[in-house]
Context: one part of a larger RNA
RNA sequence: GUCUGCGAGUUAUCUUAACUGGCAAGGUUAAUCUCCUCUGGAGAGUAGCCGGAGCGAAAGCGAGUCUGAAAGGGCGAAUUAGUCUGUUGAGAUACACCCGAAACCAGGUGAUCUAUCCAUGAGCAGGUUGAAUCCCAUCGAAAGAUAGGAGGAGGACCGAACCGGUGAGCGCUGCAAAGCUCUCGGAUGACUUGUGGUUAGGGGUUAUACGCCAAUCGAACCUGGAAAUAGCUGGCUCUCCCCGAAAUAGCUUUAGGGCUAGCCUUGAUUUUUAGCUGGUGGAGGUAGAGCUCUGCCUGGAUAGCGCGGGACAGUUUGUCUUAGCGCAUCCUCGCAAACUUCGAAUGCCAUCAGUGUUAGAUCAGGAGUCAGUCAAUGGGAGCUAAGUUCCGUUAGGCAAGAGGUAAUCAUACCAGACCAUCAGAUAAGGUCCCCAAGUUCACGCUAAGUGGUAAAGGAUGUGAAGGGUCUUAUACAGCUAGGAGGUUUGCUUAGAGGCAGCAAUCCUUUAAAGAGUGCGUAACAGCUCACUAGUCUAGAAACUCUGCACCGAUAAUUCAGCGGGGCUCAAGCGUGAUACCGAUGCUGUGGUUCCAGUAAGCUCCACCCGAGCUUUCGAUCUCAGUUUUAGUUUUCUUUAUGGAUACUUUAGAGAUUGAAAGUUGCGGUGGGGCUUACUUGGAAGGUAGGGGAGCGUUGUAAACGCAGCGAAGAUGCACUGUGAGGUGUGUUGGAGCAUUUACAAGUGAGAAUGCAGAC
Numbered sequence: 001g002u003c004u005g006c007g008a009g010u011u012a013u014c015u016u017a018a019c020u021g022g023c024a025a026g027g028u029u030a031a032u033c034u035c036c037u038c039u040g041g042a043g044a045g046u047a048g049c050c051g052g053a054g055c056g057a058a059a060g061c062g063a064g065u066c067u068g069a070a071a072g073g074g075c076g077a078a079u080u081a082g083u084c085u086g087u088u089g090a091g092a093u094a095c096a097c098c099c100g101a102a103a104c105c106a107g108g109u110g111a112u113c114u115a116u117c118c119a120u121g122a123g124c125a126g127g128u129u130g131a132a133u134c135c136c137a138u139c140g141a142a143a144g145a146u147a148g149g150a151g152g153a154g155g156a157c158c159g160a161a162c163c164g165g166u167g168a169g170c171g172c173u174g175c176a177a178a179g180c181u182c183u184c185g186g187a188u189g190a191c192u193u194g195u196g197g198u199u200a201g202g203g204g205u206u207a208u209a210c211g212c213c214a215a216u217c218g219a220a221c222c223u224g225g226a227a228a229u230a231g232c233u234g235g236c237u238c239u240c241c242c243c244g245a246a247a248u249a250g251c252u253u254u255a256g257g258g259c260u261a262g263c264c265u266u267g268a269u270u271u272u273u274a275g276c277u278g279g280u281g282g283a284g285g286u287a288g289a290g291c292u293c294u295g296c297c298u299g300g301a302u303a304g305c306g307c308g309g310g311a312c313a314g315u316u317u318g319u320c321u322u323a324g325c326g327c328a329u330c331c332u333c334g335c336a337a338a339c340u341u342c343g344a345a346u347g348c349c350a351u352c353a354g355u356g357u358u359a360g361a362u363c364a365g366g367a368g369u370c371a372g373u374c375a376a377u378g379g380g381a382g383c384u385a386a387g388u389u390c391c392g393u394u395a396g397g398c399a400a401g402a403g404g405u406a407a408u409c410a411u412a413c414c415a416g417a418c419c420a421u422c423a424g425a426u427a428a429g430g431u432c433c434c435c436a437a438g439u440u441c442a443c444g445c446u447a448a449g450u451g452g453u454a455a456a457g458g459a460u461g462u463g464a465a466g467g468g469u470c471u472u473a474u475a476c477a478g479c480u481a482g483g484a485g486g487u488u489u490g491c492u493u494a495g496a497g498g499c500a501g502c503a504a505u506c507c508u509u510u511a512a513a514g515a516g517u518g519c520g521u522a523a524c525a526g527c528u529c530a531c532u533a534g535u536c537u538a539g540a541a542a543c544u545c546u547g548c549a550c551c552g553a554u555a556a557u558u559c560a561g562c563g564g565g566g567c568u569c570a571a572g573c574g575u576g577a578u579a580c581c582g583a584u585g586c587u588g589u590g591g592u593u594c595c596a597g598u599a600a601g602c603u604c605c606a607c608c609c610g611a612g613c614u615u616u617c618g619a620u621c622u623c624a625g626u627u628u629u630a631g632u633u634u635u636c637u638u639u640a641u642g643g644a645u646a647c648u649u650u651a652g653a654g655a656u657u658g659a660a661a662g663u664u665g666c667g668g669u670g671g672g673g674c675u676u677a678c679u680u681g682g683a684a685g686g687u688a689g690g691g692g693a694g695c696g697u698u699g700u701a702a703a704c705g706c707a708g709c710g711a712a713g714a715u716g717c718a719c720u721g722u723g724a725g726g727u728g729u730g731u732u733g734g735a736g737c738a739u740u741u742a743c744a745a746g747u748g749a750g751a752a753u754g755c756a757g758a759c
Stems, first nucleotide, its partner, number of pairs: 001759006011094009021084003026050003032044005054061002064075004097235002100232001104225006115199001117197007124189001126158003129154001133150003137146003162186003167182004201217001203213003238694006248261005262369002264366007275355008288342001289340002294336003299331004304327004308322005372398003375394007403414003418591004423587002429581003432565003438578001440577006451567001457551002461548003465544002469540002478535005484508003489503003514529001518527002592684004597678012610666001611664013630648002635644003695748001697745007705737002713732008
C1' cells in the first nucleotide's frame, strides 16, 4: 500500500411538542397483594400526580383578588379540556455520537544503569628528575658554609596497561538506539577498580550540568481515580422525492465560542394582508447649485477708521499729504464632509384603485448561520496604489450553480441542468484553416503586422471638415542686383560706429532699405536678414478642429504582449446591410414525480328535515283468566285482632297518543381524508439545514411454504425496477432457508496519520 473483517446519536429518568389510541370534568394508578396456562398475563390496590380558580409576601378572601384614602392600576374570570399509554422530534441530567492530550491526585515498584556515601579487597610495564635527612672531606671558636657520596620526596616529568574522550574523517534503513580509525588528556593520585551495602519521587544524590535516579527526568516507573477535561483537530456507514439558508445586529474576560433577533423548514390558523403598476397626500436637506450666514480666497474702489512714511509747526494736543499695512463698506473671480438664501432624481411613509398561482401575518415543533468573496455603483482610509482595507445600495453573481462565451480562467458576458431524443429556431459570442458557420455585400480608413500592451512630450505620416490670407497689377521658392544719407542718434563707457547696457526710435534720398533679424570685431571692418526691383511661372504660405497611424518603448533558456497557422481594397479599424453557426436556455416528440384544479368512487365529521326501530317517561281508554299494594266494609266462616268473597284503588297487560334519549343513514346540504382518471394550468440546480416516502441486514411472533430429485454461502450469466435493490438460471457447495404481516434493533463504511489479520 491493497484486500477482508471490526469501527461512531445509544440507554435510563424527567420535561416539552406533534401524531396515535383509551376515557373525559375528569384522567391515571405506584409500591404492595391475590390468582393463573408463571422471563409473562389478569385482577385488586385512589396513597399520590395532573386537570377542574384565582389573587396576595402572608393571614386570608374568592369570580374575583392585590394595591390604594379614593380615582385608578396589576394579575385573573367572563371566552370550559383534560389526562393516561405508545411512537417520533427536541431539551435537561448522566461518559451521552466516536477516537485524541499535555497534565493533576492516591497507593505502590525501583540505586543490577547512574550520583554520593560506608565496609572489605585488588591494580598501576619501563624510563627520568633527584627534596628532606644522613655519612665523609675542607674551612670555621661556633652557628654553619662548600664539595663529594648515600638517600628516594612529589595532587613532579616522559610513556604502556588502566581511566578518559581533544580534533578530524567514516558511520547516519550503522558492526553499534552513541560505534570505528588516526590523533589527543590523566596515568602514586581529589587515581582506577571488584564484591557487599546506604539514600526514593516534590523525594534522593550532586567539585552545580536542572546533571543523574534501569536506552525514560524542569519532577521516574506501574496500577488506580478514569471513558479526567478538550469553546480544539479529525472521522461519522443505504436510496429517492419537496423546500432551502447564513457569513448580519445587540450583548458577552467576547472576538475561530455562545445567547437572543434576522434569514430556512414543518404543521395549524387567518384569507387580500405581500409585491408590482397608476392616482392622491406627505416628511426630508443628499446630487447639483449658490455665497445670505460660518470660514477660506482673487482683483479693484472709497468723501470711512486705525497704523506706518513724508512735509510744516511744535512743550503737548496738531495741520497737510500718500510708494505702504490692517480693518470696515461697496463692486468683482472663486472654494467647503463638519457653510446654506436654494434644491432635485430615486428611495421612504400613508391612502385609493387595479393586478396578484398566499408570495403576507400569527402561534407552535426543528434547524443551520455569526471567517465570506468578486462585479457594478455612492463614499471613508491609502498614493482618487493594491487581486488592499472599512461602510452604504442592488431583481448581479460565486459560495450552494452545471451548460455556452472570454484560448486556458469560483467571481466578467449569455443562460438557471426532472429524464430521454442522430428534431427545430435562437442568446452571448462568432463564420480563411485548426473549428460549427460568409474568403458575404456596400462605402471609407490604416501601411504601422498598427491591429496583437503604456504616458508626458515630439514629428512636412496620411484622410476628413473649416474659415480667413497672398496671387497674371505675377504670389511662394530659387537666381541676379540693391539694402543708402543725416549718423559714429543721445547717454553710458577705456571704447560702444545698427548689433554690452539705458533712453529715444525721427527726418531725408528712394523701386526699397529697421537709429536694425542673426553671425562677427577690442572698437571699426566683414557676412546676412527685414524691405525693393528684375528674371521665372501657377498656385502658395500659415492656422483651427478631427479619424487612423509613427517615435517615445528596456530582462533575464529562440519566437512568447493575436490561442496557433497565417492575414494587408484583410482574415485589421469605422459605418451600414444580409445570411448562417452557436447552450443542459426556448420550441417539438415521448416519459417520471409533485402541486393546484375538475370529475367519479369510497369513507369520516357537522347541520337540517322527515321516516323507521329501540328504550324510558306521561296521559286516556280497555281488561279481570292469574297475580301485587292499600282501603272500606257487605256477606260467610271462625273467634283469629286470621281466612274466603264483593267493591274501590295501585301495580300489571293491551291499544291509542305525546315527549325525551339513543340508533339506523333510508334523504339533503356543507366540509375533510383516501383512491382513480383527466389536462385546463404550473413546478422539479442545490451546500449547511428542515420535511416526506422507501430499500436492505439480524432477530422474535403468527400464517403459509421450499429443501439430499440439493438449503444457506461462493462464483458466472440473463432478465427486471426511477433508486436503495429484486428474480431466474449454470457451476460449486453439502444442510438448512425463504415469503407475507406485525414487532424489536449490537441495522448499511472509502476516508478517522482508524483497529486486527493476510499478502
The part of an RNA shown here (large-subunit ribosomal RNA, domain II) has 759 nucleotides and comes from an activated sludge metagenome.
The full RNA is in RNAcentral, with records from SILVA.
It matches the Rfam family "Bacterial large subunit ribosomal RNA".